[in-house]
RNA sequence: CCAUUGAGCCGGGGGUGCACGCACACACUGCGAGCUGAGAGAGUCCCUUGGAACCUGAUCCAGAUGAUGCUGGCGUAGGGAGGCUUCUUCGGGCGUUC
Numbered sequence: 001c002c003a004u005u006g007a008g009c010c011g012g013g014g015g016u017g018c019a020c021g022c023a024c025a026c027a028c029u030g031c032g033a034g035c036u037g038a039g040a041g042a043g044u045c046c047c048u049u050g051g052a053a054c055c056u057g058a059u060c061c062a063g064a065u066g067a068u069g070c071u072g073g074c075g076u077a078g079g080g081a082g083g084c085u086u087c088u089u090c091g092g093g094c095g096u097u098c
Base pairs, nucleotide, nucleotide: 001092002091006086007085008084009083010082011048012047013046014045017035018034020032021031022030023029054079055078056077060073061072062071063070
């Protein structure tokens, strides 16, 4: 000098599904509680370029389920939102001295 991990501060990005019961003429909507999950308009929950948080592909394919991106594939695919500080972690290079 570069880089990395953690921490602090200030920003930014993201998703919210499935089935059941009740109310409702149906639908919409509301309430309740169930499944998976970090998170189901909820918790600073997750992600922030060494980026699978999340989106497109997708009204996709295979498996499973009461049902659902529930699981796997797709995916070495294409996109996708960052700066500062640090006595934190872990390396690399250059110079000087012994």